[in-house]
A computed fold for a 73-nucleotide RNA from an uncultured Coriobacteriaceae bacterium, annotated as transfer RNA.
Model confidence (mean pLDDT): 80 of 100.
The sequence was found in a public genome assembly.
Its Rfam family is "tRNA". Rfam's curators write: Transfer RNA (tRNA) molecules are approximately 80 nucleotides in length.
RNA sequence: GGUCAGAUAGCUCAGUCGGUAGAGCAGGGGACUGAAAAUCCCUGUGUCGAGGGUUCGAUUCCCCCUCUGACCA
Numbered sequence: 001g002g003u004c005a006g007a008u009a010g011c012u013c014a015g016u017c018g019g020u021a022g023a024g025c026a027g028g029g030g031a032c033u034g035a036a037a038a039u040c041c042c043u044g045u046g047u048c049g050a051g052g053g054u055u056c057g058a059u060u061c062c063c064c065c066u067c068u069g070a071c072c073a
Base pairs, nucleotide, nucleotide: 001072002071003070004069005068006067007066010025011024012023013022019056027043028042029041030040031039049065051063052062053061
C1' cells in the first nucleotide's frame, strides 16, 4: 500500500426484509435476616465511532474519514 471483518449500556454481545434499541453479567434500590450470604422484586437519560448523502423516516442503504483485528504484498 491492497482485501476482508469489526466499532451498539460499565463489560461480553444480539438487533436478515429501513419504522422512535435489547439480553446476560456488573451496578443501584427494596423484601427477607439479629447481622450477613443465598433467594426474590424493581431499576437503563446508550449523541448505535465521526462527517456527509438517499428517504416521510437510517444502528440498518451509499460515500468518505478515524480506530482495532486478520490476510496479501